[in-house]
This is a predicted structure of a 469-nucleotide part of an RNA (small-subunit ribosomal RNA, 3' major domain) from Colemanosphaera charkowiensis. A source record names the gene rrn16S.

Context: one part of a larger RNA
RNA sequence: UGACGGGGACCCGCACAAGCGGUGGAUUAUGUGGAUUAAUUCGAUGCAACGCGAAGAACCUUACCAGGGUUUGACAUGUCAAGAACUUUCCAGAAAUGGGAAGGUGCCCUAACGGGAGCUUGAACACAGGUGGUGCAUGGCUGUCGUCAGCUCGUGCCGUGAGGUGUAUAGUUAAGUCUCAUAACGAGCGCAACCCUCGUCUUUAGUUGCCUUUUGGUUCUCUAAAGAGACUGCCAGUGUAAGCUGGAGGAAGGUGAGGAUGACGUCAAGUCAGCAUGCCCCUUACACCCUGGGCUUCACACGUAAUACAAUGGUUGGGACAAUCAGAAGCGAUCUCGUGAGAGCUAGCGGAUCUGUUAAACCCAACCUCAGUUCGGAUUGUAGGCUGCAACUCGCCUACAUGAAGCCGGAAUCGCUAGUAAUCGCCAGUCAGCUAUAUGGCGGUGAAUACGUUCCCGGGUCUUGUACA
Numbered sequence: 001u002g003a004c005g006g007g008g009a010c011c012c013g014c015a016c017a018a019g020c021g022g023u024g025g026a027u028u029a030u031g032u033g034g035a036u037u038a039a040u041u042c043g044a045u046g047c048a049a050c051g052c053g054a055a056g057a058a059c060c061u062u063a064c065c066a067g068g069g070u071u072u073g074a075c076a077u078g079u080c081a082a083g084a085a086c087u088u089u090c091c092a093g094a095a096a097u098g099g100g101a102a103g104g105u106g107c108c109c110u111a112a113c114g115g116g117a118g119c120u121u122g123a124a125c126a127c128a129g130g131u132g133g134u135g136c137a138u139g140g141c142u143g144u145c146g147u148c149a150g151c152u153c154g155u156g157c158c159g160u161g162a163g164g165u166g167u168a169u170a171g172u173u174a175a176g177u178c179u180c181a182u183a184a185c186g187a188g189c190g191c192a193a194c195c196c197u198c199g200u201c202u203u204u205a206g207u208u209g210c211c212u213u214u215u216g217g218u219u220c221u222c223u224a225a226a227g228a229g230a231c232u233g234c235c236a237g238u239g240u241a242a243g244c245u246g247g248a249g250g251a252a253g254g255u256g257a258g259g260a261u262g263a264c265g266u267c268a269a270g271u272c273a274g275c276a277u278g279c280c281c282c283u284u285a286c287a288c289c290c291u292g293g294g295c296u297u298c299a300c301a302c303g304u305a306a307u308a309c310a311a312u313g314g315u316u317g318g319g320a321c322a323a324u325c326a327g328a329a330g331c332g333a334u335c336u337c338g339u340g341a342g343a344g345c346u347a348g349c350g351g352a353u354c355u356g357u358u359a360a361a362c363c364c365a366a367c368c369u370c371a372g373u374u375c376g377g378a379u380u381g382u383a384g385g386c387u388g389c390a391a392c393u394c395g396c397c398u399a400c401a402u403g404a405a406g407c408c409g410g411a412a413u414c415g416c417u418a419g420u421a422a423u424c425g426c427c428a429g430u431c432a433g434c435u436a437u438a439u440g441g442c443g444g445u446g447a448a449u450a451c452g453u454u455c456c457c458g459g460g461u462c463u464u465g466u467a468c469a
Base pairs, nucleotide, nucleotide: 001469002468003466004465005464007463008462009461010460011459012458013457015453016452019416020415021414022413023412026307027306028305029304030303031302032301033300034298035297042053043052064293065292066291067290068289069288070287073127077126078125079123080122081121082120083119086103087102088101089100090099091098092097107116108115109114129282130281132280133279134278138276139275140271141270142269143267145265150189151188152187153186154185155184156165157164158163170179171178195259196258197257198256200228201227202226203225204224205223206222209218210217211216231253234247235246236245237244238243309409313368314367315366316365317364318363319362325356326355327354330349331348335344336343337342375406380401381400382399383398384397385396386395422445423444424443425442426441427440428439
């Protein structure tokens, strides 16, 4: 100087408390461990691994296994030789691949011979190739402490020196924010502001929007550009000041709300399987192609979710109100058929115009009357639909039938302070299809509580002790 303390003081945080809703019990989905397996590819492992890499494992993906094959190779550059490239088709085979048949001679330079570009095939060698190892050799990127308020420098001063001071005290703040004071005076990286979105108004512009109901208008809503607006600016109190408390005006008040933004560093944290890369290793194989299988197994254990256990509910009928967003090998209306999933024909739309698109919770009416039920929907059977060469291993959906556990969950434990929690639906990416109950967004309805800081956890500053570095 740090680190640590079941030392002290002060302060903060959904840290506790006060509340609301969960997890832990059930079933299912999904990830992991373990076990199993020819293989169940690999990585991630306290917080900070476990709906994680994976924004989509039937083949492909795919890295794993079995079998069948290839060896200048699936891919790149170089040398030589031959042939245009290419198209159609037959046989063997699970395919990869192997063996034939037919058609076909293009472009540029040149009078022609010939040469060149491009592509294919063959030969030999330089080489290719490796998701093989090492994240404890690395770059880059990322997580975490933590959006915590800290981390430093120049000159000066103090100290023999390590170092200290500045950056301590007293206040204040979300903040090393600011004030006062001061052997310090200044400065940098952080904080804040600058950036984006939302909330109010003005101006400009109005079609596909909106208003009038026809050939008009731009008032309003809205769209999308530019501005205005909030600064403790004003008033009162308090204080030396910084500031704090209350008030006015205002759409908004003291950081208005949310986002992006992550200092010096810590964890030899994570990633050699995104990519790049040193070294090591393989080179008729640890490379490459194909078919099939596996990654989907299942006594069990754990995490994360979905659905429930019902009457603030379930079922049936009717009625109302969104916002994101996507669309051409696409979104697909209307109409017809089908109980339905869906099918047929196709209009419109590269879209403020058309389509996805009827939002659901909600409201009205009726039934159910506390029951393992008109709760709950697992599981299974049958019959169908769709995607796709192909749904057996191993897809989704529909109808009918079946109708399991479950009556609110032990010890323990998680999230959340406002348009939040809770609850309700909608959209998108990936994608042929889907295992999405996931993830990322969008809006609808819309609470309760916070006395307080003794305690638990984490953090900051000062101080103290130390057989620690």